[in-house]
Context: one part of a larger RNA
């Protein structure tokens, strides 16, 4: 240059009250405005205390601060079920031995790791300043161990079944959700009307257990015999007879129960106005209806759509008064690590409190095929001159 450009999305402020040395910027009401498939809310990744609380304003904060993701102290994250770890493999990695190679090392068997995928079991309400499927209360469920006690072939690293799997499209039942009535409380109007078919609010509630329904799948049960399932087998697989029409798996959701219980509009009391304790009304019904559930089903298609383990089940070696096995019934066990907060952002990645960029879940109400669009609810916010 210059006290010039800018002050980082044009979503927007205005008014009282408070606090304080100071207030356009902090806290509190009141009006306004913006988003509302997100500018809400919940998670995974990353971040690592940034979370609440008191006390502070140099510095950070593009501006001002009594404010703050800032400074300083305190204090906060509770699990048998949710996630890890565990158990199991995928693709891939190491890899005893073992092959190769001047050396380092490659390369692979057994194996031994290795989710982003399989594998037991939790739901609903309360609470804190700050966590909560974790603490409380209520109801619940899973897996080992040991004992008793009653029947009793048990036994695996082996063999079968299962797990267990594409892509498309249609249709059926259902529910979450909504709507609207019906019920239960409450006003009767600051300006003119308003007892009325008016207004404002509520009308909720899981999990597990019982029942076994819409449906889907397979014919079901008995003997015999088998040159396959690298031994074996009463499993599975062929092969042949007999009975017999039904049964058996499997399944949303609905009903009951859970629940004489939770919440609940309001309502009283008390108060240091931040709360705090008490009571507590109705709590149906219809109708619409998902991308969610029955469903990994159904039904067509070719390009023909992981694996192990858990789980059943067959035996073998062996044991056969024992060991194990099956059931009830009681007793004890469930370690150990994550859990605070942000998570489409002022915390993560972008040297910043940067119009960039970040996997998944949740999807109200009008309008609409619709998650488009506008406008609005729950929330959250006016973007630090």
């Nucleotide at each position: 240059g210059a006290g010039u450009a800018a002050c980082g999305a044009u979503a927007a402020a205005g008014g009282g009250g408070g606090u304080g040395a100071g207030a356009g910027u902090c806290c509190c009401c009141c009006u306004c405005g913006c988003c509302g498939a997100a500018a809400g809310c919940c998670c995974a990744a990353g971040g690592u205390u940034u979370c609440c609380u008191g006390c502070g304003c140099a510095a950070c904060g593009u501006u001002c601060a009594u404010c703050g993701g800032c400074g300083c102290a305190g204090g906060g994250u509770u699990a048998g079920u949710c996630g890890g770890c565990c158990c199991c493999u995928a693709a891939g990695g190491c890899g005893a031995g073992g092959c190769c190679g001047a050396a380092a090392g490659g390369c692979g068997u057994a194996g031994u790791c290795g989710a982003u995928g399989g594998g037991a079991a939790g739901c609903g309400g309360g609470u804190u300043a700050a966590u909560a499927u974790u603490c409380c209360c209520g109801c619940a469920c899973c897996c080992g161990c040991u004992g008793u006690u009653a029947c009793u072939g048990c036994g695996a690293u082996g063999g079968g079944g299962g797990g267990a799997c594409g892509g498309a499209g249609a249709a059926g039942g259902c529910u979450a959700g909504g709507u609207c009535a019906u019920c239960c409380g409450g006003u009767c109007g600051a300006c003119g009307g308003u007892c009325g078919u008016c207004c404002c609010g509520g009308u909720u509630c899981a999990a597990g257990c019982g029942u076994g329904u819409a449906g889907g799948c397979a014919g079901a049960c008995c003997c015999c015999u088998u040159a396959g399932g690298c031994a074996a087998a009463u499993c599975c697989g062929g092969g042949g007879g007999g009975u017999u029409a039904a049964u058996g798996c499997u399944g949303a959701g609905g009903c009951g129960u859970g629940a004489c219980g939770a919440c609940g509009a309001g309502c009283c009391u008390c108060c240091a106005c931040g709360g705090a304790g008490g009571c507590g009304a109705a709590g149906u019904g219809a109708u619409u209806a998902a991308u969610g559930c029955c469903a990994a089903g159904c039904u067509c298609c070719c390009a023909a759509g992981a694996a192990a383990a858990g789980c059943c089940u067959c035996u073998a070696a062996g044991c056969u008064u024992c060991a194990g096995g099956u059931a009830a019934c009681a007793g004890g066990g469930g370690a150990c690590c994550g859990u605070a907060c942000c998570c489409c952002a002022a915390a993560c990645c972008g040297a910043c409190a940067c119009a960039g960029g970040u996997g998944g879940g949740c999807a109200g109400g009008g309008u609409g095929a619709g998650a488009a669009u506008c406008c609005c609810c729950a929330g959250g916010c006016g973007c630090u001159u």
Model confidence (mean pLDDT): 84 of 100. This is a predicted structure of a 385-nucleotide part of an RNA (large-subunit ribosomal RNA, domain III) from Buttiauxella sp. Taxonomically the source falls in Buttiauxella (Bacteria, Pseudomonadati, Gammaproteobacteria, Enterobacteriaceae). RNAcentral holds the full RNA, with entries from ENA.